RNA sequence: UCGUGAUAGGCGGGGCGCUAGGGGUGCCCUGAACCCGAAAUCCUCUACAUGCGGGGCUGAGUUCCCCGCCCGAGGGGCCACGUGGCGUCGCCUGACGAUGGACACGGGACGUUGACGGUUGGGUCCUGCGCGGCGGAGCACCACGAAUCGGGUCAGAUCCGGAAGGAAGCAGCCCUAAGCGGAUCGUUCCGGGUGACGCAGGGGAGCUUGACCCGAGUCCACGACCCAUGGUCGACGGCGUUCACAAGGCUUCGAAGGCGGGGUCACGA
Numbered sequence: 001u002c003g004u005g006a007u008a009g010g011c012g013g014g015g016c017g018c019u020a021g022g023g024g025u026g027c028c029c030u031g032a033a034c035c036c037g038a039a040a041u042c043c044u045c046u047a048c049a050u051g052c053g054g055g056g057c058u059g060a061g062u063u064c065c066c067c068g069c070c071c072g073a074g075g076g077g078c079c080a081c082g083u084g085g086c087g088u089c090g091c092c093u094g095a096c097g098a099u100g101g102a103c104a105c106g107g108g109a110c111g112u113u114g115a116c117g118g119u120u121g122g123g124u125c126c127u128g129c130g131c132g133g134c135g136g137a138g139c140a141c142c143a144c145g146a147a148u149c150g151g152g153u154c155a156g157a158u159c160c161g162g163a164a165g166g167a168a169g170c171a172g173c174c175c176u177a178a179g180c181g182g183a184u185c186g187u188u189c190c191g192g193g194u195g196a197c198g199c200a201g202g203g204g205a206g207c208u209u210g211a212c213c214c215g216a217g218u219c220c221a222c223g224a225c226c227c228a229u230g231g232u233c234g235a236c237g238g239c240g241u242u243c244a245c246a247a248g249g250c251u252u253c254g255a256a257g258g259c260g261g262g263g264u265c266a267c268g269a
Stems, first nucleotide, its partner, number of pairs: 001269006009058003012030005020046005034055004064263007074253006082245003085241006092234001094233003098229004105223002107220004117213008125202006131195002134191006141182002144179001150175004158167003
């Protein structure tokens, strides 16, 4: 130096995020970047931490690995800043509509057939008495109503008597008590969710009504204006903002790329 066979290694890396920390799944950058399976309430590991389980390919250099330098996609941190959006606070003699108040300017109604105001009487209200009505009860009225223990009259029969005569008395007839029924005209008492009623007294000034005096206003908040309260929106200002856009400085990590240096074992010729 050549050949054969192995082995280390390679088949991507980086930033952010997550984590006590490393790696992966996640997002992003770079890039020619093996296959399958699970992974956010997650998977796997512990500083030689730089993924886990299974399979495959390649394999010692021009390609792979390590070190140094340059350049550098992109990301992170800090500082300062502009515009817009959003949130919040303040303020407004800003707009709109709401509620309440004030007001008789506009409008409407009433008024010399007399407004407002004044005097006075009545009603509405309360108390008492009366009258009426309604309801209940009693009396009075009508009818019925006692085998015997109610009345009158008592045929017959009974009793007393010599007789005249007398006594008690059933049925019948008449009457009545308690009671029961009717009628609702009269009368007495009681009661009320009783009255277009009468009389007397009281109270109040609210409403209504009448009379008299005076002689021109009175009422309505419908519209306008004004005031107050709260609401929505707006303008302006302050503050905040893990939001969007634009953009600066410092710092840090850093893919890909470029340059230089270094990098395994066995056997045979």
A computed fold for a 269-nucleotide RNA from an Acidimicrobiia bacterium, annotated as Bacterial large signal recognition particle RNA. The sequence is in RNAcentral, with records from ENA. The model forms 88% of the base pairs in the Rfam consensus. It matches the Rfam family "Bacterial large signal recognition particle RNA". By type it is a non-coding RNA gene. Its family is annotated with signal recognition particle, plasma membrane targeting and SRP-dependent cotranslational protein targeting to membrane, signal sequence recognition in the Gene Ontology. About the family: The signal recognition particle (SRP) is a universally conserved ribonucleoprotein involved in the co-translational targeting of proteins to membranes. The coordinates come from a structure-prediction model, not an experiment, and the mean pLDDT is 79. The source organism's lineage runs through Bacteria, Bacillati, Actinomycetota and Acidimicrobiia.